This is a predicted structure of a 136-nucleotide RNA (SAM riboswitch aptamer (S box leader)) from uncultured Kribbella sp.
The coordinates come from a structure-prediction model, not an experiment, and the mean pLDDT is 79.
Taxonomically the source falls in Kribbella (Bacteria, Bacillati, Actinomycetota, Actinomycetes).
It matches the Rfam family "SAM riboswitch aptamer (S box leader)". From the family's description: The SAM riboswitch is found upstream of a number of genes which code for proteins involved in methionine or cysteine biosynthesis in Gram-positive bacteria.
The RNAcentral record of the sequence draws on MGnify.
């Protein structure tokens, strides 16, 4: 850059010793009953790899039937698509809170003297932007 995914799910030690939740603001949390970081293990998940199960109107092989030509029907070693599908050895990731939330824009609700308009807003919903993981 493109492409999926991001409300699920998993934590103990040893060293260390103040931060820490990506950056900026602003919220709210976490932390000396020990942040963050490195190491040990342990886990959790299924992206990728591998294997398996099932389906398939796909593509491909084989076999029957008819047979002039269309054409009906079985079957399968493969390949391909699909499935909340299974397994976890290997390659990453992960192991407080939705990516903790919010920041733009819409949409709705509410609040302002307030009805289409305006203007505010930490009501909700939807979008997007940034990020973060994998594969490419």
């Nucleotide at each position: 850059c493109u492409c999926a995914u991001c409300c699920a799910g998993a934590g103990g030690g040893a060293c260390u010793g103040a931060g820490g939740g990506a950056a900026a603001c602003g919220g709210c949390c976490c932390g000396u009953u020990g942040a963050a970081g490195u190491c040990c293990c342990g886990g959790c998940a299924a992206c990728c790899c591998u294997c398996c199960c099932c389906g398939u109107u796909g593509a491909g092989g084989c076999c029957c039937c008819a047979g002039u030509c269309c054409g009906g029907g079985g079957c399968c070693c493969u390949c391909g698509c699909g499935g909340c599908g299974g397994a976890a050895c290997g390659g990453u990731g992960c192991c407080a809170a939705a990516u903790c939330c919010g920041u733009c824009c819409c949409g709705u609700g509410c609040c302002g003297a307030g009805a289409u308009c305006c203007g505010g807003u930490u009501c909700c919903g939807g979008g997007g932007a940034a990020g973060a993981u994998g594969a490419g």